Context: one part of a larger RNA
């Protein structure tokens, strides 16, 4: 509970897409719901509040006044907001002519590299560690050549670089498909921003069927280390990691910074366009979106932010409110379950 706040002190929803709400561009008419006005009716009395006056004073009491500006009725103004009807194009979107890029899907191939397999050669070690050792090998290993097989994962390009709404995306090619950027025509004409619930996305792990199963590996065995070593080091190796289809919905889901729109000095890289200049060459120079760095005002408790604000403002949402107890109980919900979502109190510092 006013109000101050949310990069790091407690606090931005993981993200989007959208309903109700909220909020909203210029310009003309009506209209009078909100607004401002007059006017009259109420708003009982006592009580409080102001003068004055009675008890000798005050308390008390009386007597007049001001207010309540709140609510009907009624008359008026028309600037904003709201309503309704028109108009407009600077928001916002549609289209054509052009770009970039790991955006998503679904299919096709490819090298290298490993691990097995079968053959050749060759012979006694190999492997592994700080040191060994477990374990491998004379039933022929390591290694070297050759042919297979099999699964995952793409070296260099690669970047402070792209792209996507986050999560996330990286061999190549085809196919479907979404999104975005710049100029300069046409058109629609506020069709917008935000979003409470709703819906959909949404690493890893873990869950169900059914597949796959090289390499790496939770669990687990073994060997070592140690005073012990249920670790760190080694030798193995099971779920898992891949694949499909279904669930679960959580991460330091991070820029620890919610979205949109305006406005405020530069300076230097870069990645995509577009315009000028230039012997059309190397360049320079404007600009528009994107990422970056460095830093002017201001901000900031510092630290740092700094046109990609955490600056100045403006709409909308989330959310915070002293540590533990606690993300615990309890209901209620979703889940197959693991568990997730909402989520206290008593205590006691």
């Nucleotide at each position: 509970u006013u109000g101050g706040g949310c990069g790091u002190a407690a606090a931005g929803g993981g993200c989007g897409u959208g309903u109700a709400g909220g909020c909203g561009g210029u310009u003309u008419u009506a209209u009078a719901a909100g607004c401002c006005u007059g006017g009259u009716g109420u708003g009982a009395a006592a009580u409080a509040c102001c003068a004055c006056a009675g008890c000798u004073c005050a308390a008390c009491u009386g007597u007049g006044g001001a207010g309540a500006c709140g609510c009907g009725c009624u008359g008026g103004g028309a600037a904003c907001u709201g309503u309704a009807a028109g108009a407009c194009u600077a928001g916002a979107g549609u289209u054509c002519a052009g770009g970039a890029g790991g955006g998503g899907a679904a299919g096709c191939u490819g090298g290298a590299a490993u691990u097995c397999c079968u053959g050749g050669u060759g012979u006694a070690g190999g492997g592994g560690u700080g040191a060994a050792a477990u374990c491998u090998g004379u039933a022929g290993a390591u290694a070297u050549c050759a042919g297979g097989a099999a699964g995952a994962a793409c070296a260099c390009c690669g970047a402070u670089g792209g792209c996507g709404a986050a999560g996330g995306c990286a061999a190549g090619c085809u196919u479907c498909u979404a999104g975005c950027c710049a100029u300069g025509g046409a058109c629609u004409g506020a069709c917008g921003c935000u979003g409470a619930g709703g819906c959909g996305c949404g690493a890893a792990a873990g869950c169900g069927u059914g597949g796959g199963g090289a390499g790496c590996g939770a669990a687990c065995a073994g060997g070592a280390u140690u005073a012990g070593a249920u670790a760190c080091c080694c030798u193995g190796g099971u779920a898992g990691u891949c694949c499909a289809c279904g669930c679960u919905g959580u991460a330091a889901a991070c820029g620890a910074u919610g979205u949109g729109c305006a406005c405020u000095g530069g300076g230097u890289g870069u990645a995509g366009g577009g315009g000028g200049c230039g012997u059309u060459g190397a360049g320079c120079u404007c600009u528009c979106u994107g990422u970056g760095c460095c830093g002017u005002a201001g901000c900031u408790a510092a630290c740092g932010c700094g046109u990609u604000a955490a600056g100045u403002g403006c709409a909308c949402c989330g959310c915070c409110u002293g540590g533990g107890g606690a993300g615990u109980a309890u209901a209620c919900u979703c889940g197959c379950a693991a568990g997730g979502g909402u989520g206290a109190a008593a205590c006691u510092c």
Predicted 3D model of a 349-nucleotide part of an RNA (small-subunit ribosomal RNA, central domain) from a metagenome. Its mean pLDDT, the model's own confidence on a scale to 100, is 89.